[in-house]
The RNA shown here (FMN riboswitch aptamer (RFN element)) has 124 nucleotides and comes from a marine sediment metagenome. The RNAcentral record of the sequence draws on MGnify.
RNA sequence: AGCCUUCGGGGUUGGGUGAAAUUCCCUACCGGCAGUUAGAGUCUGCGAGCGUCUGAAAUCUUAUCGGAUGCUGAUCAGGUGAAAUUCCUGAACCGACGGUACAUAGUCCGGAUGAUAGAAGGUA
Repeated sequence: AGCCUUCGGGGUUGGGUGAAAUUCCCUACCGGCAGUUAGAGUCUGCGAGCGUCUGAAAUCUUAUCGGAUGCUGAUCAGGUGAAAUUCCUGAACCGACGGUACAUAGUCCGGAUGAUAGAAGGUA
C1' cells in the first nucleotide's frame, strides 16, 4: 500500500418596517480537513457545490457506480518574536444549490439516516 470498524460542520439573540420576512433594515451569532519556523473562515492545497467529456454493467425513459477535466467566497494596519496575512490589539470582509401563498436566507426547510477532505483504532 490493501481490507475492516468507529468518528467526521457550526450558527437568527433582541428590536424595527410590513398584510406577509428567523429571508429586508439595525443588532446578535457561526467558522470542515491537511499544511505552514507559531495556533488561520480570509495564506497554500483539499472537501463540500455547479458543469463538461468519458468508461462500466443494466435500462423504455432515466438514474447508479467509476475516471478525467473546468468553474467556485473573503484581510488589512499596528504590536511581540528568531519565526505569525495564523498569536495579541484595532478596524474590516466572506459564505453553494433548490424551496418559501404574498418578501431577497451563511444561520429556517430540503437533497442529507447522503457524500466527503480527513482523524482514530484494528487486521494480515

It matches the Rfam family "FMN riboswitch aptamer (RFN element)". Its family is annotated with FMN binding in the Gene Ontology.